[in-house]
RNA sequence: GGGCCUUUGGCUCAGUUGGUUAGAGCUGCGGACUCAUAAUCCGUAGGUCCCUGGUUCAAGUCCAGGAAGGCCCA
Numbered sequence: 001g002g003g004c005c006u007u008u009g010g011c012u013c014a015g016u017u018g019g020u021u022a023g024a025g026c027u028g029c030g031g032a033c034u035c036a037u038a039a040u041c042c043g044u045a046g047g048u049c050c051c052u053g054g055u056u057c058a059a060g061u062c063c064a065g066g067a068a069g070g071c072c073c074a
Base pairs, nucleotide, nucleotide: 001073002072003071004070005069006068007067010026011025012024013023019057027045028044029043030042031041032040050066051065052064053063054062
């Protein structure tokens, strides 16, 4: 220098052909249960979907540019 992949709650990840509330598990907090702890159960908190712009009635999803990380080639 060239090519490819990844980026979504604090962490690990889903999210179909663009569509009507952005989800799960773990975690945190509160509660139930217990003599108590763990486990289990109930409730709850937490998101600029990496950034900027574009297309569209509508973008996590499509397009362009950029950033960070990873792999390969030279």